[in-house]
RNA sequence: CACUCAUCAAGAGCGAGUGAGAGAACCGGCUCAGAGAUCUCGCGGCAACCCCCGCAGCAGCGGGACGGUGCUAAAUCCGGCAGGGUUCAGACUCUGGCAGAUGAGCG
Numbered sequence: 001c002a003c004u005c006a007u008c009a010a011g012a013g014c015g016a017g018u019g020a021g022a023g024a025a026c027c028g029g030c031u032c033a034g035a036g037a038u039c040u041c042g043c044g045g046c047a048a049c050c051c052c053c054g055c056a057g058c059a060g061c062g063g064g065a066c067g068g069u070g071c072u073a074a075a076u077c078c079g080g081c082a083g084g085g086u087u088c089a090g091a092c093u094c095u096g097g098c099a100g101a102u103g104a105g106c107g
Stems, first nucleotide, its partner, number of pairs: 001107001003105006013043005021032003026080004044072003049068002051064005076099001081096006
């Protein structure tokens, strides 16, 4: 980096450093940000994918949290494409898809 599968409306912040933009990319919206965002590090925490234990024929269910990851503003912040519903319309809403993130497996 490609592919496969699963999940993505829950949950969890302080300190130090940095110093202007940031929220993946483009467009639109919205939000965060010198009362210091973003990012990095330390410590803490959340969760339970891998992992461990028990039950079970499998699927799966329950429990655990030493370890490998991950995460710790907002639904993956929302929309963009396709189809449906309500509405005179504006608008609202549902389902799927695209893209992305994380894990496990595989090449």
The prediction has a mean pLDDT of 88. A computed fold for a 107-nucleotide RNA from an Anaerolineae bacterium, annotated as SAM riboswitch aptamer (S box leader). It was read from a public genome assembly, where an Rfam model found it. It matches the Rfam family "SAM riboswitch aptamer (S box leader)". Its family is annotated with regulation of gene expression in the Gene Ontology. The organism belongs to Anaerolineae, within Bacteria.